[in-house]
RNA sequence: AAUUCAUCAAGAGUAGCUGAGGGACUGGCCCAAUGAAGCUACGGCAACCACACUUUUAGUGAACGGUGCCAAAUCCAACGGAGUAUUCCGGCAGAUGAAGA
Repeated sequence: AAUUCAUCAAGAGUAGCUGAGGGACUGGCCCAAUGAAGCUACGGCAACCACACUUUUAGUGAACGGUGCCAAAUCCAACGGAGUAUUCCGGCAGAUGAAGA
């Protein structure tokens, strides 16, 4: 890396440096010099792993550690199905975690 499993409508940002892009891709629609992305510092959210306890295919707790995250539902759609329908369901793709000869 392929692959497997789980989750993805909740939640959480300020400052400094810097300076034009960013939201994965395509189409939309948005964000952005009242400062994008990136880096640094500090802070926060969450609770996958790890941890503690228990009545142990699991539940509860805590938040020191390993990750992750801190505009908008994964921002929306895309492919398929149901429906008169602007609605709903599923899938693909993607992201994150854990596993992984």
This is a predicted structure of a 101-nucleotide RNA (SAM riboswitch aptamer (S box leader)). The prediction has a mean pLDDT of 83. The sequence was found by an Rfam model in a public genome assembly.